This is a predicted structure of a 527-nucleotide part of an RNA (small-subunit ribosomal RNA, 5' domain) from an uncultured bacterium. The full RNA is in RNAcentral, with records from ENA. Its mean pLDDT, the model's own confidence on a scale to 100, is 85.
Context: one part of a larger RNA
RNA sequence: GAUGAACGCUGGCGGCGUGCCUAACAAAUGCAAGUCGGACGGCAUUAGACGAAUGGUUUACCAUAUGUCAGGUGCAGUGGCGGACGGGUGAGUAACGCGUGAGCAACCUACCCGGUGGAGGGGAAUAACUUUGGGAAACCAAAGCUAAAACCGCAUGUGAUGCGAUGUUUGCAUGGACAUCGCAUGAAAUGGAGCAAUCCAGCCACCGAAUGGGCUCGCGGCUGAUUAGCUAGUUGGUGAGGUAAAGGCUCACCAAGGCGACGAUCAGUAGCCGGACUGAGAGGUUGACCGGCCACAUUGGGACUGAGACACGGCCCAAACUCCUACGGGAGGCAGCAAUGGGGAAUAUUCCACAAUGGGCGGAAGCCUGAUGGAGCAACGCCGCGUGAAGGAUGACGGUUUUCGGAUUGUAAACUUCUAUCGAUAGUGAAGAAGGUAUAGCGAUAUACUUGACGGUAACUAAGUAAGCAGCCCCGGCAAACUACGUGCCAGCAGCCGCGGUAAUACGUAGGGGGCAAGCGUUAUCC
Numbered sequence: 001g002a003u004g005a006a007c008g009c010u011g012g013c014g015g016c017g018u019g020c021c022u023a024a025c026a027a028a029u030g031c032a033a034g035u036c037g038g039a040c041g042g043c044a045u046u047a048g049a050c051g052a053a054u055g056g057u058u059u060a061c062c063a064u065a066u067g068u069c070a071g072g073u074g075c076a077g078u079g080g081c082g083g084a085c086g087g088g089u090g091a092g093u094a095a096c097g098c099g100u101g102a103g104c105a106a107c108c109u110a111c112c113c114g115g116u117g118g119a120g121g122g123g124a125a126u127a128a129c130u131u132u133g134g135g136a137a138a139c140c141a142a143a144g145c146u147a148a149a150a151c152c153g154c155a156u157g158u159g160a161u162g163c164g165a166u167g168u169u170u171g172c173a174u175g176g177a178c179a180u181c182g183c184a185u186g187a188a189a190u191g192g193a194g195c196a197a198u199c200c201a202g203c204c205a206c207c208g209a210a211u212g213g214g215c216u217c218g219c220g221g222c223u224g225a226u227u228a229g230c231u232a233g234u235u236g237g238u239g240a241g242g243u244a245a246a247g248g249c250u251c252a253c254c255a256a257g258g259c260g261a262c263g264a265u266c267a268g269u270a271g272c273c274g275g276a277c278u279g280a281g282a283g284g285u286u287g288a289c290c291g292g293c294c295a296c297a298u299u300g301g302g303a304c305u306g307a308g309a310c311a312c313g314g315c316c317c318a319a320a321c322u323c324c325u326a327c328g329g330g331a332g333g334c335a336g337c338a339a340u341g342g343g344g345a346a347u348a349u350u351c352c353a354c355a356a357u358g359g360g361c362g363g364a365a366g367c368c369u370g371a372u373g374g375a376g377c378a379a380c381g382c383c384g385c386g387u388g389a390a391g392g393a394u395g396a397c398g399g400u401u402u403u404c405g406g407a408u409u410g411u412a413a414a415c416u417u418c419u420a421u422c423g424a425u426a427g428u429g430a431a432g433a434a435g436g437u438a439u440a441g442c443g444a445u446a447u448a449c450u451u452g453a454c455g456g457u458a459a460c461u462a463a464g465u466a467a468g469c470a471g472c473c474c475c476g477g478c479a480a481a482c483u484a485c486g487u488g489c490c491a492g493c494a495g496c497c498g499c500g501g502u503a504a505u506a507c508g509u510a511g512g513g514g515g516c517a518a519g520c521g522u523u524a525u526c527c
Stems, first nucleotide, its partner, number of pairs: 001526003005523005012385006018378002020343001025341002029338003034081003039078002042075005048069004053064004088296003098220007107213002113208006120154001122152002129144006160185011190201004222268003229259003234256008271293004275286004298319005321332004349375001351374003357371001358369004388418004398409004422468001425462004432454001435450006471516005476497003482511005492499002
């Protein structure tokens, strides 16, 4: 000098940050991922139109139950997209995990964008629902009905893929690119607005682009030799399987290799980096917050779905733990945001809002969003401001001290004049808002209405009183700052040297002084 700090004493305000470093301990409660009716069929409900029936009544109305149609709302279900992002944590990991620089002629990429071509004609189911049954529950079974942009054949095949043939061209190697021909393989979905024309949103195949990823390699960054040998899919080859993709990645067979004193193996420790702290620098230390990458989601294992996961708030199995149970069986996973217990020297609200930014879905309105924006708590840090300013000597009173003359506290106070920051009171009162809806218009656009959590906050104005606001550490030397009394190697101090045994500037108190100041000291750690 620095800190995610803690402890002691003290504490006025504001701005901006930061806030479980320990038990990757356990977990009450609430919320944190949904959305689309412009993909689909239902169920419920609501107001309406039309039709027919019955009854009342009477020639037009009322009531009842009911059918069809189109509309609104709600609900679960089928289906689509998203739950692989965003958020958390640092346990593991000494590794191509990270950083940096290359490579892939060995690869993938939903949504968005550009381009080429296409969408013909059929089929069979199933949830919801109804009925029945089982179960304490979670939930399950059977029968029957139904829809789709759900599922399955057929046709077509620009291009794509595989095989074969021919040609052109090119690379550092394996090889690559392009053109032509033949054979084979596998596509599709419709919905909405409108009188219509048409428009909008989608669908399929392929090419390209973009973005994101996957894999490989060079180099770089901990400790220990009181760890010296390690290795059997081990090292390589052939063939096969597998993958989006090269590869012992896996398997069969063959060979006997591969690594190591330039430190293998083993053990310990550790997420890595941009950065941060310190230092003149070289370097040393560190990796909180913010940003990038990685890993993990009670522990261990596994795959499914999908463009993408071996998936925090998905599934299955095993284990430990907790809960429910009718004992047959079930349910759960905060290292998301709050909150709780526990551990600890120690770390906050079970808050507000989607107004903004961003994300998901949707044509849109909109819905969801503990991301985010904000507020709350904490001097935890940095920065700023205040606790008054000017004048004021007879150097008042009081305190301390004294050689009793005085000295000092000290312009300090009183007193006079002034100001009003901050706080408190009252009033005015934002920016942050872009958009959205409606109407008009071919359109550009115009007009109207409307959207703010923070917040009646910030800011501004007014009145008004010096009123409401200073502590902490130190004073032997290092090291700025001295006297008195008490104590008497006691009580105590102390970072080092060292103080204290009767005149202690070193202990305790007081006066005075020095330093810093809403802080000041101590402790811990790094330079």